[in-house]
Molecule: c-di-GMP-I-GGC riboswitch aptamer
Organism: Nitrospirota bacterium
RNA sequence: AUCGAUAAGGGCAACCUGUUUGAAAAGACAGGGCGCAAAGCAACCGGUCCUAAGCGAAAGACGGACAGCGGGGCUGCCGAAG
Repeated sequence: AUCGAUAAGGGCAACCUGUUUGAAAAGACAGGGCGCAAAGCAACCGGUCCUAAGCGAAAGACGGACAGCGGGGCUGCCGAAG
């Protein structure tokens, strides 16, 4: 460096409920804990989802969302076996 243990210390939090933002997808906070070795950061590529305003007037995407859909990028705890 790679790699990922019935290791150690920890971390995050699916989905549901409550509150809240949004037109919506979806986001935030709190509780519980599905799971995760990057389930840390960030929309570069693909993919999926939304359609109020503006754009189009036809479809919708040039507008938005998703990082726990995949790929790639950056950063990071520990140190068994290989």